[in-house]
RNA sequence: GAUUCAUCCAGAGGAUCCGAGGGGCCUGGCCCGACGACGGUCCGGCAACCUGCCCGCGAGCGAGCGGGCAAGGUGCCAAUGCCAGGGACGAUGAGGA
Repeated sequence: GAUUCAUCCAGAGGAUCCGAGGGGCCUGGCCCGACGACGGUCCGGCAACCUGCCCGCGAGCGAGCGGGCAAGGUGCCAAUGCCAGGGACGAUGAGGA
């Protein structure tokens, strides 16, 4: 990093630092925010995409499928990706010449 596949109406917050905007972009709404939002750090948690482990099916091996755990790698923790419309949309995971 072209590109491919899957998912995006479930779930999960405290402390502290900072200090003015934030919810990706456009239009229109709606909402969060000096009672400190957004962002950073620490701790905690959610989930189950990948690895790992366990169970079942698979006559055996293996591929594969289903279920479980949550140790490791990510991710996530206001509101359906906040809502409607738009578009070379965006995010996350796993591959990838």
SAM riboswitch aptamer (S box leader) from Nonomuraea sp. SYSU D8015, 97 nucleotides, folded computationally. It was read from a public genome assembly, where an Rfam model found it. Model confidence (mean pLDDT): 85 of 100. Its Rfam family is "SAM riboswitch aptamer (S box leader)". Rfam's curators write: The SAM riboswitch is found upstream of a number of genes which code for proteins involved in methionine or cysteine biosynthesis in Gram-positive bacteria. Lineage of the source: Bacteria > Actinomycetota > Streptosporangiales > Streptosporangiaceae > Nonomuraea.